Predicted 3D model of a 74-nucleotide RNA (transfer RNA) from Ferruginibacter sp. It matches the Rfam family "tRNA". It is annotated as a transfer RNA.
[in-house]
RNA sequence: GCCAGUAUGAUGUAAUGGUAGCAUGAUAGUCUCCAAAACUAUCUGCCAGGGUUCAAAUCCUUGUACUGGUGCCA
Numbered sequence: 001g002c003c004a005g006u007a008u009g010a011u012g013u014a015a016u017g018g019u020a021g022c023a024u025g026a027u028a029g030u031c032u033c034c035a036a037a038a039c040u041a042u043c044u045g046c047c048a049g050g051g052u053u054c055a056a057a058u059c060c061u062u063g064u065a066c067u068g069g070u071g072c073c074a
Base pairs, nucleotide, nucleotide: 001070002069003068004067005066006065007064010024011023012022013021018054025043026042027041028040029039030038047063048062049061050060051059
């Protein structure tokens, strides 16, 4: 250089065009004699720019970062 893959919250992970969900964790509250468990709320979000569409995490395009494969020169 070329090819392929990946990028979503504090962490992990889903959602193949139609309200971004689940789990873990932290904090606060409810409950309890106290605690644990359970329940509720918050932390809380789609890598960046552009395009298509009534509607984009999802489709197209350019770039960035990371991972894997492969080539050239020295």
The sequence was found in a public genome assembly.